[in-house]
Annotation
A computed fold for a 104-nucleotide RNA from a Chloroflexota bacterium, annotated as Glycine riboswitch aptamer. The prediction has a mean pLDDT of 75.

């Protein structure tokens, strides 16, 4: 220098849903009703692994199937947390730099 990248920093983009009502003058506090999914968190499909039962058979092995357990992704699911004017936050995407890896 080139390529990769699940990490860090900086910049840009980035949706949804009550500026609902009461305490109460404010909400970032408390209560009532209604909603949203894209911080975080919960749940699991295929598949993989382990174990078990049954069966044919002289004896041995134990594939597939069956049963049980474990592992097991998401923008799916739940709505615990969070959120429902603006601002802030925001999964994710793009760019640059750094770190790391590969190659020389």
């Nucleotide at each position: 220098a080139c390529g990769g990248c699940a990490u860090g920093c900086a910049g840009g983009g980035a949706a949804g849903a009550g500026a609902u009502c009461c305490c109460u003058a404010c909400a970032c506090g408390g209560g009532a009703c209604g909603c949203c999914g894209a911080a975080g968190g919960u749940g699991c499909a295929a598949a993989u692994c382990u174990g078990g039962a049954a069966a044919a058979g002289a004896g041995g092995c134990g594939a597939a199937g069956c049963c049980a357990g474990a592992u097991g992704a998401a923008u799916c699911u739940c709505u615990c947390a969070g959120g429902c004017a603006a601002a802030a936050g925001g999964a994710c995407c793009c760019u640059g730099c750094a770190a790391c890896c590969g190659c020389a």
Notes:
The sequence was found by an Rfam model in a public genome assembly. The source organism's lineage runs through Bacteria, Bacillati and Chloroflexota.